[in-house]
Context: one part of a larger RNA
Molecule: small-subunit ribosomal RNA, central domain
Organism: uncultured organism
RNA sequence: UUGGGCGUAAAGCGUCCGCAGGUGGUGAGUCAAGUCUGCUUUCAAAGCGUGGAGCUCAACUCCAUAAGGGGAGUGGAAACUGACUGACUAGAGGGCGGUAGGGGUAGAGGGAAUUCCCAGUGUAGCGGUGAAAUGCGUAGAUAUUGGGAAGAACACCAGCAGCGAAGGCGCUCUACUGGGCCGCACCUGACACUCAUGGACGAAAGCUAGGGGAGCGAAUGGGAUUAGAUACCCCAGUAGUCCUAGCUGUAAACGAUGGACACUAGGUGUUGCGCGUAUCGACCCGUGCAGUGCCGUAGCUAACGCGUUAAGUGUCCCGCCUGGGGAGUACGCCCGCAAGAGUGAAACUC
Numbered sequence: 001u002u003g004g005g006c007g008u009a010a011a012g013c014g015u016c017c018g019c020a021g022g023u024g025g026u027g028a029g030u031c032a033a034g035u036c037u038g039c040u041u042u043c044a045a046a047g048c049g050u051g052g053a054g055c056u057c058a059a060c061u062c063c064a065u066a067a068g069g070g071g072a073g074u075g076g077a078a079a080c081u082g083a084c085u086g087a088c089u090a091g092a093g094g095g096c097g098g099u100a101g102g103g104g105u106a107g108a109g110g111g112a113a114u115u116c117c118c119a120g121u122g123u124a125g126c127g128g129u130g131a132a133a134u135g136c137g138u139a140g141a142u143a144u145u146g147g148g149a150a151g152a153a154c155a156c157c158a159g160c161a162g163c164g165a166a167g168g169c170g171c172u173c174u175a176c177u178g179g180g181c182c183g184c185a186c187c188u189g190a191c192a193c194u195c196a197u198g199g200a201c202g203a204a205a206g207c208u209a210g211g212g213g214a215g216c217g218a219a220u221g222g223g224a225u226u227a228g229a230u231a232c233c234c235c236a237g238u239a240g241u242c243c244u245a246g247c248u249g250u251a252a253a254c255g256a257u258g259g260a261c262a263c264u265a266g267g268u269g270u271u272g273c274g275c276g277u278a279u280c281g282a283c284c285c286g287u288g289c290a291g292u293g294c295c296g297u298a299g300c301u302a303a304c305g306c307g308u309u310a311a312g313u314g315u316c317c318c319g320c321c322u323g324g325g326g327a328g329u330a331c332g333c334c335c336g337c338a339a340g341a342g343u344g345a346a347a348c349u350c
Stems, first nucleotide, its partner, number of pairs: 004321003007304002012318001014201004021194003025088002028085004033081002035077009049065006091191001092188003095184005103177007110154001114150008125136002162169002206247006215241002220236004258317006266295011299306002323350003332343002335340001
């Protein structure tokens, strides 16, 4: 290179945007680069193929000769690819009218709970566990009532339900703002798909600076347990968890399933929108589109399972894999304040 693969065996980049590149809708005309084809020329000899000849045969040697293929030149064909011209509307985008939503950012407000503080009532316990103890409490705790403060999170609604590219998003209201879906078929007229390099976003933990700190709680201290107990259980508790600005850039970042388009039985829930039927109207019922679940046909699969939300049947583009360990290590480079991240071997060994 050919070839085979990537849900769970090795293998889909965490996600999106996107230049180059690759690929690309319908009908017409022109050109003839790719493509196909005629002729000419060239591709030494030897060798190979065919026919013949010579060594007694053969191997071997000699003579003659072709076919096919490659390159170049020249003439032709025009279906396909390509280039150009002009056209179309089914892809894509726009417009108009609706619509659902925990999509995002900022501001304002709210109640329950928790802890603390003050005051009242009240008295000997409280707390905790398998059982205890450490701990708290006669300097009046726990319990209970009233008042105040603080921080964090938003019960019920809540759903196999919704939104978002992913990470993720849930009290209420307001402002700003992104995307989707449905309907009309008014406009543009292939403007598309994918995307190496690149860019942006990216849970938690962690880092820098400044705030904040109720609860929880790595580390740490103490009490237990135990042979021991650097744990599991209990009492405390610092970083952190929260906010602002910046960095980090990783996860079982999972559907362990890249994106786009087309095609290929159905059944049954549910969310949003439209149409019809019905109705005073909303439901119900039928149907179309878009999402989200379950079951299942053909088919696929090593099996499990997947099955119009494909892991089925095809096309295009990207990423990735090639025995286990060594090792996501070493070295180099690059990024980072650091922690570390990205890229990423070999010896050796089985």